[in-house]
Context: one part of a larger RNA
RNA sequence: CGUUAAGAAACUUGAGGAAACCUGUCCCUAGUACGAGAGGACCGGGACGGACGGACCUCUGGUAUGCCAGUUGUCCCACCAGGGGCACGGCUGGUUAGCCACGUCCGGAAGGGAUAACCGCUGAAAGCAUCUAAGCGGGAAGCCCGUUCCAAGAUGAGGUUUCUCACCAACACGAUUGGGUAAGGCCCCCCGACCAGACCAUGGGGUUGAUAGGCCAGAACUGGAAGCACGGCAACGUGUGCAGGUGACUGGUACUAACCGGCCGAGGA
Numbered sequence: 001c002g003u004u005a006a007g008a009a010a011c012u013u014g015a016g017g018a019a020a021c022c023u024g025u026c027c028c029u030a031g032u033a034c035g036a037g038a039g040g041a042c043c044g045g046g047a048c049g050g051a052c053g054g055a056c057c058u059c060u061g062g063u064a065u066g067c068c069a070g071u072u073g074u075c076c077c078a079c080c081a082g083g084g085g086c087a088c089g090g091c092u093g094g095u096u097a098g099c100c101a102c103g104u105c106c107g108g109a110a111g112g113g114a115u116a117a118c119c120g121c122u123g124a125a126a127g128c129a130u131c132u133a134a135g136c137g138g139g140a141a142g143c144c145c146g147u148u149c150c151a152a153g154a155u156g157a158g159g160u161u162u163c164u165c166a167c168c169a170a171c172a173c174g175a176u177u178g179g180g181u182a183a184g185g186c187c188c189c190c191c192g193a194c195c196a197g198a199c200c201a202u203g204g205g206g207u208u209g210a211u212a213g214g215c216c217a218g219a220a221c222u223g224g225a226a227g228c229a230c231g232g233c234a235a236c237g238u239g240u241g242c243a244g245g246u247g248a249c250u251g252g253u254a255c256u257a258a259c260c261g262g263c264c265g266a267g268g269a
Base pairs, nucleotide, nucleotide: 001153006164007163008162009161010160011159012158016150017149018148019147022050023049024048025047026046027045028044034039052107053106054105055104056103060101061100062099063098067094068093069092070091071090072087073086074085075084076083077082111145112144113143118138119137120136121135165268167179168178169177170176171174184264185263186262187261188206189205190204191203211257212256213255214253215252216251217250218249220246221245222244227240228239229238230237231236
């Protein structure tokens, strides 16, 4: 821009397209049928796997560059103590959220239809025979459905529900032009870990507000802060005290920032 009764918001149908389509071992039937024996089934049922794929983070594990602790060297905060910088994130031990796999759950189907090779029924031509010539069955991991995703630019442009109302002016009175609006939309602003994302978009929120930050509480992590006291010659230990600290998680709370605003947008063949 189109979708031809106008303008909107939400929810959809599915033409069409894409994806998927795998397979093993063991057990039962049954040591049965079969076979002299050795051996050993069809059919049907069940269990457990492999690889592949999807989703997820409860568990297990990985990661962790503004989390916690320990610690080496050095410089600094005058010194002690306590801290900070640099040294691969200095190194080391742990670790929340998130993202992941080595983790967890799920999937391939069942079922239906038409068939291939092939197996048949009835059956002539051709008094027989013949699955075929007329007619009728069975029969594949394959084909069409069935499962998942996209999908009305499917120009054949679909459907449903709800909302907005028939304004003003001009003239060459038209499916005209211009203007102000409605429903609604956009810009703008807060979200840079939002179920989204290169930007944009999508999504959430914008004071009639918990959207982000802060703060409070909790979870979770670290693992016992500083100061002081006590014990010890000291290194250090113990007590105060499951202490102190803490990124992303959960709940709460308008303290801070979402301010002030602008623009577009029907009048209906």

A computed fold for a 269-nucleotide part of an RNA from Hoyosella subflava DQS3-9A1, annotated as large-subunit ribosomal RNA, domain VI. The RNAcentral record of the full RNA draws on Rfam. Its Rfam family is "Bacterial large subunit ribosomal RNA". Rfam links the family to the GO terms ribosome and structural constituent of ribosome. The organism belongs to Hoyosella subflava, within Bacteria.